[in-house]
Context: one part of a larger RNA
RNA sequence: GAUUGAACGCUGGCGGCAUGCCUUACACAUGCAAGUCGAACGGCAGCACGGGAGCAAUCCUGGUGGCGAGUGGCGAACGGGUGAGUAAUAUAUCGGAACGUGCCCAGUCGUGGGGGAUAACGUAGAGAAAUUUAGGCUAAUACCGCAUACGAUCUAAGGAUGAAAGCGGGGGAUUCGCAAGAACCUCGCGCGAUUGGAGCGGCUGAUAUCAGAUUAGGUUGUUGGUGAGGUAAAAGCUCACCAAGCCGACGAUCUGUAGCUGGUUUGAGAGAACGACCAGCCACACUGGGACUGAGACACGGCCCAGACUCCUACGGGAGGCAGCAGUGGGGAAUUUUGGACAAUGGGCGCAAGCCUGAUCCAGCAAUGCCGCGUGCAGGAAGAAGGCCUUCGGGUUGUAAACUGCUUUUGUCAGGGAAGAAAUCUUCUGGGCUAAUACCUCGGGAGGAUGACGGUACCUGAAGAAUAAGCACCGGCUAACUACGUGCCAGCAGCCGCGGUAAUACGUAGGGUGCGAGCGUUAAUC
Numbered sequence: 001g002a003u004u005g006a007a008c009g010c011u012g013g014c015g016g017c018a019u020g021c022c023u024u025a026c027a028c029a030u031g032c033a034a035g036u037c038g039a040a041c042g043g044c045a046g047c048a049c050g051g052g053a054g055c056a057a058u059c060c061u062g063g064u065g066g067c068g069a070g071u072g073g074c075g076a077a078c079g080g081g082u083g084a085g086u087a088a089u090a091u092a093u094c095g096g097a098a099c100g101u102g103c104c105c106a107g108u109c110g111u112g113g114g115g116g117a118u119a120a121c122g123u124a125g126a127g128a129a130a131u132u133u134a135g136g137c138u139a140a141u142a143c144c145g146c147a148u149a150c151g152a153u154c155u156a157a158g159g160a161u162g163a164a165a166g167c168g169g170g171g172g173a174u175u176c177g178c179a180a181g182a183a184c185c186u187c188g189c190g191c192g193a194u195u196g197g198a199g200c201g202g203c204u205g206a207u208a209u210c211a212g213a214u215u216a217g218g219u220u221g222u223u224g225g226u227g228a229g230g231u232a233a234a235a236g237c238u239c240a241c242c243a244a245g246c247c248g249a250c251g252a253u254c255u256g257u258a259g260c261u262g263g264u265u266u267g268a269g270a271g272a273a274c275g276a277c278c279a280g281c282c283a284c285a286c287u288g289g290g291a292c293u294g295a296g297a298c299a300c301g302g303c304c305c306a307g308a309c310u311c312c313u314a315c316g317g318g319a320g321g322c323a324g325c326a327g328u329g330g331g332g333a334a335u336u337u338u339g340g341a342c343a344a345u346g347g348g349c350g351c352a353a354g355c356c357u358g359a360u361c362c363a364g365c366a367a368u369g370c371c372g373c374g375u376g377c378a379g380g381a382a383g384a385a386g387g388c389c390u391u392c393g394g395g396u397u398g399u400a401a402a403c404u405g406c407u408u409u410u411g412u413c414a415g416g417g418a419a420g421a422a423a424u425c426u427u428c429u430g431g432g433c434u435a436a437u438a439c440c441u442c443g444g445g446a447g448g449a450u451g452a453c454g455g456u457a458c459c460u461g462a463a464g465a466a467u468a469a470g471c472a473c474c475g476g477c478u479a480a481c482u483a484c485g486u487g488c489c490a491g492c493a494g495c496c497g498c499g500g501u502a503a504u505a506c507g508u509a510g511g512g513u514g515c516g517a518g519c520g521u522u523a524a525u526c
Base pairs, nucleotide, nucleotide: 001526002525003524004523006522007521008520009519010518013373014372015371016370017369018368019366020365021331026329027328028327030326031325032324035074036073037072040071041070043067044066047065048064049063050061051060052059053058081284082283083282090209091208092207093206094205095204096203099201100200101199104197105196106195107194108193109192110191111190112146114144115143121136123134124133125132126131152161153160154159166189167188168187169186170185171184174183175182176181210256211255212254217247218246219245222244223243224242225241226240227239228238229237259281260280261279262278263274264273265272266271286307287306288305289304290303309320310319311318312317337363339362340361341360345359346357347356348355349354376406377405378404379403386397387396388395389394412462413461414460415459416458420453425447426446427445428444429443430442431441432440470515471514472513473512474511475496476495477494481510482509483508484507485506491498492497
């Protein structure tokens, strides 16, 4: 000199854009952060409508919109947080072969016919609660056989094994049916088997990646082989047997420290230090261990066991996990609101309408940083008064003020007022599908709706210099000097050093210098 996720002191007008627990991976009150689908299912607690009964109060009725709880599906493995652990089961770069893959894309082939349960519900209980027991009824895209098998798997190549689920829209004739409707046709969404792809993930090799030798030897599943098991998959991954290997001064092992990278800061560079925000990867989710489900987890807001802690209890027993967003206590020099909205972007579910989304977008707080703007401009000498200094002549503050004219950024008031929002939707039209001018779908045109921010940005007008300057320093380094007070005292100080009676070095004042909504100090890095 540059820099900072800074803090402290004094001061403080506005805006834009960023950033904001670096310390206790300390403990957490409260609310919210993962739901959705009735176009899978039986139903109907509540609401609304319709129907019936009744003078009325009211009662009955799943008939309709819809839907609590329940069965079922998908999601919950993403998104969000933190950096404790980890010096290599990690990361970065370049490779490799023995793998998996829900949703998505492309292709091929199917989607036939049966069965038994169970929750909800109602009945009877147990318990303070959490919850739970028995027996009864019922459905499915829940569960289980049978049939079939283009692919697929196994094969002693003959053969053997293994599948599925339906739901919704529309419809002319025909058939069944009292009707509703069904068969039938067609479209859409699904379901099963299989091939390929995309993306994603698992595994693996090489190279690189902090310090200590006051850590020199380490290792027994250890190193390799055979066989077996195991996994989605290679492998001592595991086991039995056999051999005795393997690593190490090119630093093994041990100890300490540490998430890694893109990058950031600085520097002419080489390098050094760091790894906040943003992005990629990894690890973790009260502490330790374990598996279940699933395409995917050994799972932050799932389960089980143990432990510590907190809470409830009728003392028998139960409940919990903010390193999600806010917020509280504590620690600390120190770090924000228990805010708004799903309008946009993205995600989950759904045919869709839509619902959910503390992701996200916004607003709030903080000069924490960067950038921009302002606090007026021009004229004005009797060089006013006052202050300070003085050699008492004057000098300086100083065109500074007053005064005159002008302007109105910003602020205040008044009026107008966005872009971010066109998709989904409706309708017209052309094409596809089809028996079909239905439905559905693709393209094009038109129309309507939707904004948290926000009456914000921005624009226009009005009055009025009006609403707005400090901080540090002035001995040398280092830009800037005098007076008074003090008298080795009080004090200053980054270094040299000042202060013991004329201190440009202490304190105050006047003046000056530097930076400026900041300035200085401290800490830290180059």
Predicted 3D model of a 526-nucleotide part of an RNA (small-subunit ribosomal RNA, 5' domain) from Methylotenera sp. The sequence was found in a public genome assembly. Its mean pLDDT, the model's own confidence on a scale to 100, is 86.